Transfer RNA from an uncultured Clostridia bacterium, 74 nucleotides, folded computationally. The coordinates come from a structure-prediction model, not an experiment, and the mean pLDDT is 81. Rfam family: tRNA. It is annotated as a transfer RNA.
RNA sequence: GGGGGCGUAGCUCAGUCGGUUAGAGCGCUUGCUUGACAUGCAAGAGGUCACAGAUUCGAGUUCUGUCGUUCCCA
Numbered sequence: 001g002g003g004g005g006c007g008u009a010g011c012u013c014a015g016u017c018g019g020u021u022a023g024a025g026c027g028c029u030u031g032c033u034u035g036a037c038a039u040g041c042a043a044g045a046g047g048u049c050a051c052a053g054a055u056u057c058g059a060g061u062u063c064u065g066u067c068g069u070u071c072c073c074a
Stems, first nucleotide, its partner, number of pairs: 001073007010026004019057001028044005050066005
């Protein structure tokens, strides 16, 4: 230099053919339970879906560019 994969909550990841409210597990906070802890139960907080633009009535999802990361080729 050329090509491919990936980027969604603190972490690991789902998210169907674009469709009306963005989710799970773990973690975190609060409460109950205990003498205390753990476990268990209940509730809750937490998101610029990497960034910018485009298409569309509507984008996490499609297209373009950029950035980051990783792999392959040279």